[in-house]
RNA sequence: GGCUUAUCUAGACCGGCUGAGGGAAAGGCCCUUAGAAGCCGGGGCAACCACCGAUUUGCGCGCUCGCGCCUUUCGGAACGGUGCCAACUCCUGCGGGUAUGCGCAAUAGGCGCGAAUCCGGUAGAUAGGCA
Numbered sequence: 001g002g003c004u005u006a007u008c009u010a011g012a013c014c015g016g017c018u019g020a021g022g023g024a025a026a027g028g029c030c031c032u033u034a035g036a037a038g039c040c041g042g043g044g045c046a047a048c049c050a051c052c053g054a055u056u057u058g059c060g061c062g063c064u065c066g067c068g069c070c071u072u073u074c075g076g077a078a079c080g081g082u083g084c085c086a087a088c089u090c091c092u093g094c095g096g097g098u099a100u101g102c103g104c105a106a107u108a109g110g111c112g113c114g115a116a117u118c119c120g121g122u123a124g125a126u127a128g129g130c131a
Base pairs, nucleotide, nucleotide: 002130003129004128005127006126007125008124013042014041015040016039017038021031022030023029026092027091028090043085044084045083048081049080051076052075053074054073058069059068060067061066089123094120095119096118097117098116100114101113102112103111104110
């Protein structure tokens, strides 16, 4: 890098080095010399995996005290593997719904555009699994 599943409106920053960019890309809108990105040190958030406690289903062992495996749900955060610590994934795009304004048109209850909101999708990010 590929396939697949889940999640993405919550949460969490200081110091040192350095010095101009950064927010994936496009458009927008932001952040940034009152210091961007990066690297290093420390701190924190979270609960995907793992772990701990409780709970639940089935099976097995054991033989009525229970134990192991699988599974459901809830809680925890001491240890481990990642991740993350501006803004909803910062917003939008593609399709549809709702309600609305404007323009064209002229009774068809049509067409187009804009902003709002909701749902889905695409893309992306992170984690688990697989090859």
This is a predicted structure of a 131-nucleotide RNA (SAM riboswitch aptamer (S box leader)) from a Gammaproteobacteria bacterium. The sequence was found by an Rfam model in a public genome assembly. Of the family's consensus pairs, 97% are formed in the model. NCBI's taxonomy places the organism under Bacteria, Pseudomonadati, Pseudomonadota, Gammaproteobacteria.